[in-house]
Context: one part of a larger RNA
C1' cells in the first nucleotide's frame, strides 16, 4: 500500500423484511454423477458445471466400439509416365472395394510432327493427416465480481524513503453526479449523453393497407387519404416554470401545465483488473507424440444402457375446476427444392385436389385464457394422464435398436408435498395461447410475440453480497 476481522461509522442491491408463485413429495422429460458396457465420443464441476457446447445423435452428424479395407493417401503443391474427360452394362461382397466389358475421342497454339490448359490413373520421393497430449507455453473468443463506481497519470508539494497528497473532508447523487472547502492544478479510462427502440404530436407520402359517402353477401366496386396504420424528417422533457427547505451552492420536496418529470419504460453499451477461471473439440497457434497408423475408408452397433443419487423444467392432485355446445378480440414471424386455399374423402393423424403468392395483396391461421349456456356435486371422481395392447398415418433408401403423431381400449402415481430453497417490485409476478431458428422428420428446451392481469414494500436489527472512510 492492500487484504482480513463473529472491530467501528456511512450508503446501496428482491440481500432481508412485506407480499405472490414456485421447487423439495408424484408421473414423466432433460442434464449431470454412479453403475455398466465392447463402445456407452469428449469437454464443462460452489456462486460463475448440470434443458450447459448441442439452433434438432434412426443412417448422415460421429469424435466411441466391433469387423472389413486403403497407405503419397479423403485434401494441397512440386516431378515423371501414360491416357481426353466421361457414360452404359455385367459378376463377387454387408458394403468401402475388386474384376470384366462396350461406347468415346473435345479446347488452345500449329501446316504436320508435336506442345499447352484442364481431367483422369499409375510410380518414387519430398510431403499430407491427427477432434492425439499440453488452456499450467498461448492468440482470439467468453463467463465472473458487476453496469459495481471505481482505476488511474502529467506537473507540483510533502516524505530519508516504501508511499501520501490529488481521489480525503461537509452536503448530495443512481453515479469520483454535482456544489463549497482544501497545497494543490489539470488530465484520462470508465459514469452519463450521443445509438435502437417504445410512449405524444406535426409534416411528407397512400399501395397491397385504412374508409367518414355511396354501394355491396363481402373494403367487394365508385370515391377519398379525414382517421388506423405504415415509414421517413422533425418537434417535445431542460428542474425550464412556481412555492417551500437548504450554506446565496448542488440538490431535495411539493405543485402546476405536459401524452410523458425528473435517468419516462426497456435494450446495446462491460474501466483498471481477479479467477495460472473457461475453451488446443469453433478458428489460429509453440512444444512434444503418430507416420502400413493415434491417419483415411466402409457396414454394424453406441452416444438412447440403468438396484440408484442431485439440477432444470413439463403435467397434474381439481369446481377460481373438467367436459358439452355457442360466440369473440392479438402480436410478431415465416414462406419457390417453399407456404399451401377452396372444394372432396377419412372419427382423426391424414390423403386427393389444384387456386394464389417471390407476399402490408396470397398461404401458414381456428389464437387461447375470456364470455353464453348445459353438465358434472368433492368422488381417487366425468380429477389426473403415467404404463400397456391393438389398429393406424407421415417423414425418409430406413423408423428392430431408437422418430413423431391419430383411433379405439388400458387407466399407474398424485388429495398441494419434511429439513431445506428458488424467483419476482408493474403492463412485473402469475397464467394463456402464437411465431421463429435448427430442422427431410422429431420442443414439455430455446430465443421471440402478444392477451388476462395482481399482492406488498413498515423499515435497514439480523443472513449474502457490494461500495467509500477510519
Nucleotide at each position: 500500500u492492500g487484504a482480513c476481522g463473529g472491530g467501528g461509522a456511512c450508503c446501496c442491491g428482491c440481500a432481508c423484511a412485506a407480499g405472490c408463485g414456485g421447487u423439495g413429495g408424484a408421473u414423466g422429460a432433460u442434464g449431470u454423477g454412479g453403475u455398466u458396457u465392447a463402445a456407452u465420443u469428449c469437454g464443462a464441476u460452489g456462486c460463475a458445471a448440470c434443458g450447459c457446447g448441442a439452433a434438432a445423435a434412426a443412417c448422415c452428424u460421429u469424435a466411441c466400439c466391433u469387423a472389413c479395407c486403403c497407405u503419397u493417401g479423403a485434401c494441397a503443391u512440386g516431378u515423371c509416365u501414360g491416357g481426353a474427360a466421361u457414360u452404359u452394362c455385367g459378376c463377387a461382397g454387408a458394403g468401402a472395394u475388386g474384376u470384366g466389358a462396350a461406347a468415346g475421342u473435345g479446347c488452345c497454339c500449329g501446316a504436320a510432327a508435336g506442345g499447352g490448359a484442364g481431367c483422369c490413373a499409375g510410380a518414387a520421393c519430398a510431403c499430407a493427416g491427427g477432434u492425439g497430449c499440453u488452456g499450467c507455453a498461448u492468440g482470439g473468443c467468453u463467463g465472473u465480481c458487476g453496469u459495481c463506481a471505481g482505476c488511474u497519470c502529467g506537473u507540483g508539494u510533502c516524505g530519508u524513503g516504501a508511499g501520501a497528497u490529488g481521489u480525503u473532508g461537509g452536503g448530495u447523487u443512481a453515479a469520483g453526479u454535482c456544489c463549497c472547502g482544501c497545497a494543490a492544478c489539470g488530465a484520462g479510462c470508465g459514469c452519463a449523453a450521443c445509438c435502437c427502440u417504445u410512449g405524444u404530436c406535426a409534416u411528407u407520402a397512400g399501395u397491397u393497407g385504412c374508409u367518414a359517402c355511396a354501394u355491396u353477401c363481402a373494403g367487394u366496386u365508385g370515391g377519398g387519404c379525414a382517421c388506423u396504420c405504415u415509414a421517413a424528417u422533425g418537434a417535445g422533457a431542460c428542474u425550464g416554470c412556481c412555492g417551500g427547505u437548504g450554506a446565496c451552492a448542488a440538490a431535495c420536496c411539493g405543485g402546476a401545465g405536459g401524452a410523458a418529470g425528473g435517468u419516462g419504460g426497456g435494450g446495446a453499451u462491460g474501466a483498471c483488473g481477479u479467477c495460472a477461471a473457461g475453451u488446443c473439440c469453433u478458428c489460429a497457434u509453440g512444444g512434444c507424440c503418430c507416420u502400413u497408423a493415434u491417419g483415411g475408408g466402409u457396414a454394424g452397433g453406441g452416444c438412447u444402457a440403468c438396484a440408484c443419487a442431485c439440477g432444470u423444467c413439463a403435467u397434474a392432485c381439481a369446481a377460481u375446476g373438467g367436459c358439452c355446445g355457442g360466440u369473440a378480440c392479438a402480436a410478431a414471424g415465416g414462406g419457390c427444392u417453399g407456404c399451401c386455399a377452396a372444394c372432396c374423402c377419412g372419427c382423426g393423424a391424414g390423403g386427393g385436389g389444384g387456386a394464389g403468392c417471390u407476399a402490408a395483396u396470397c398461404c401458414c391461421a381456428u389464437a387461447a385464457a375470456a364470455c353464453c349456456g348445459g353438465u358434472c356435486g368433492u368422488a381417487g371422481u366425468c380429477c389426473g394422464g403415467a404404463u400397456c395392447g391393438u389398429a393406424g398415418u407421415c417423414u425418409g433408401c430406413a423408423a428392430c435398436u431408437c422418430g413423431a403423431c391419430u383411433g379405439c381400449g388400458u387407466g399407474a402415481a398424485g388429495u398441494c408435498g419434511g429439513a431445506a430453497u428458488c424467483g419476482c417490485u408493474a403492463g412485473u409476478a402469475a397464467u394463456c395461447g402464437u411465431g421463429g431458428a435448427u430442422c427431410a422428420g422429431c420442443a414439455u428446451g430455446u430465443c421471440a410475440c402478444g392477451g388476462u392481469g395482481a399482492a406488498u414494500a413498515c423499515g435497514u436489527u439480523c443472513c449474502c453480497g457490494g461500495g467509500u472512510c477510519u
The part of an RNA shown here (small-subunit ribosomal RNA, 3' major domain) has 470 nucleotides and comes from an uncultured bacterium. The coordinates come from a structure-prediction model, not an experiment, and the mean pLDDT is 86. The full RNA is in RNAcentral, with records from ENA, Greengenes and SILVA.